A computed fold for a 73-nucleotide RNA from Oscillibacter sp. 1-3, annotated as transfer RNA. RNAcentral holds the sequence, with entries from Rfam. Rfam family: tRNA. Rfam classes the family as a transfer RNA.
[in-house]
RNA sequence: CCGGGAUUAGCGCAGUUGGUAGCGCGGGUGGUUUGGGACCAUCAGGUCGGGAGUUCGAGUCUCCCAUCUCGGA
Repeated sequence: CCGGGAUUAGCGCAGUUGGUAGCGCGGGUGGUUUGGGACCAUCAGGUCGGGAGUUCGAGUCUCCCAUCUCGGA
């Protein structure tokens, strides 16, 4: 330099044909327990890597940029 993949909650990942963003672990609170763990209930936590465009509507489509990664030269 050329081509592909990835970027979504603290961490690991889903997200269908574009239609109000979810799961597990972790965290808070309560229950249970002498206490802890385990278990049960409940709650909080995200403008989806950054910017622009298309659209009534974008995590999803298009373009540019950034970072990581794989292959090639």